[in-house]
Context: one part of a larger RNA
RNA sequence: CUGGGCGUAAAGCGCGCGCAGGUGGUUUGGUAAGUCGGAUGUGAAAGCCCUGGGCUCAACCUGGGAACUGCAUUCGAUACUGCCUCACUAGAGUCUGGUAGAGGGAAGUGGAAUUCUCGGUGUAGCGGUGAAAUGCGUAGAUAUCGGGAGGAACAUCAGUGGCGAAGGCGACUUCCUGGACCAAGACUGACACUGAGGUGCGAAAGCGUGGGGAGCAAACAGGAUUAGAUACCCUGGUAGUCCACGCUGUAAACGAUGUCAACUAGCCGUUGGGGAUAUUAAAAUCUUUAGUGGCGCAGCUAACGCGAUAAGUUGACCGCCUGGGGAGUACGGCCGCAAGGUUGAAACUC
Numbered sequence: 001c002u003g004g005g006c007g008u009a010a011a012g013c014g015c016g017c018g019c020a021g022g023u024g025g026u027u028u029g030g031u032a033a034g035u036c037g038g039a040u041g042u043g044a045a046a047g048c049c050c051u052g053g054g055c056u057c058a059a060c061c062u063g064g065g066a067a068c069u070g071c072a073u074u075c076g077a078u079a080c081u082g083c084c085u086c087a088c089u090a091g092a093g094u095c096u097g098g099u100a101g102a103g104g105g106a107a108g109u110g111g112a113a114u115u116c117u118c119g120g121u122g123u124a125g126c127g128g129u130g131a132a133a134u135g136c137g138u139a140g141a142u143a144u145c146g147g148g149a150g151g152a153a154c155a156u157c158a159g160u161g162g163c164g165a166a167g168g169c170g171a172c173u174u175c176c177u178g179g180a181c182c183a184a185g186a187c188u189g190a191c192a193c194u195g196a197g198g199u200g201c202g203a204a205a206g207c208g209u210g211g212g213g214a215g216c217a218a219a220c221a222g223g224a225u226u227a228g229a230u231a232c233c234c235u236g237g238u239a240g241u242c243c244a245c246g247c248u249g250u251a252a253a254c255g256a257u258g259u260c261a262a263c264u265a266g267c268c269g270u271u272g273g274g275g276a277u278a279u280u281a282a283a284a285u286c287u288u289u290a291g292u293g294g295c296g297c298a299g300c301u302a303a304c305g306c307g308a309u310a311a312g313u314u315g316a317c318c319g320c321c322u323g324g325g326g327a328g329u330a331c332g333g334c335c336g337c338a339a340g341g342u343u344g345a346a347a348c349u350c
Stems, first nucleotide, its partner, number of pairs: 004321003007304002012318001014201004021194003025088002029084003033081002035077008049065006091191001092188005097182003103177007110154001115149007125136002162169002206247006215241002220236004258317006266295012299306002323350003332343004
């Protein structure tokens, strides 16, 4: 090299966009590079292989053949691939009309609740726990009514519901903006798929500068518990959580399942469209399409399970795996303000 794999055993990059590369629909003609065939030249000799001969045999020596699977030139073939070319519309895209949506960004607004504060009523407790205590309270708390301030989050609706490539997105209104789906046509005419490098996005925590700070709460303090208790429980409480801008670039970033395309029984739900049927309408039934769920045949699987949203049957391209520990460590490179990230060994050992 050939070969085997990647849901859970080692193994799918967190997710997009995309240069190079790889791969690529139907059709006409041309070409003849790949491909196939013939011929010629060459492919040293020896050796190997086949078949003769010579040493009494053999080793050995020697004649002939085959082979040398290759290369070059030339003459042909033209199905497939390539290249050039004429077309096409089934892939892909554009336009027209609609539809649903927590898709994204910005500004504004709202109510409930917690806390604080001011005032009223009111009096001895409140709070907390398994039980307590720390704590708060006669300087008037807790409770209750009214006014005010401020920050954060948006109950019900809410749904294996919706949207987004992923991370993720949930009060309302306005503005800006991306994508998807459906129906019927028209148009472009392969414009496509994947994608090493590259580049963008990327929860939480963390970092920088400046704001903000109600609640919650690492650290920390105190009270308990306990043999101890650097915990679990309680009372407090600072970073942080929030905003703007910049950085970090990682997660059980999970469907532990790369992207795209085709094919392969059924049944039941649900979301967004379209059509048909009968109907007064709401709704209903059937059907079609795009999602999202539950079962299940064949098949697959070590089993569990998967099963048209495949882990089935195939194709294209990328990524990754190769015993456990050492180790996602060391060293070096690159990135980062740092924390650290990324790339990533070996000795040794079982």
Predicted 3D model of a 350-nucleotide part of an RNA (small-subunit ribosomal RNA, central domain) from a metagenome. Rfam family: Bacterial small subunit ribosomal RNA.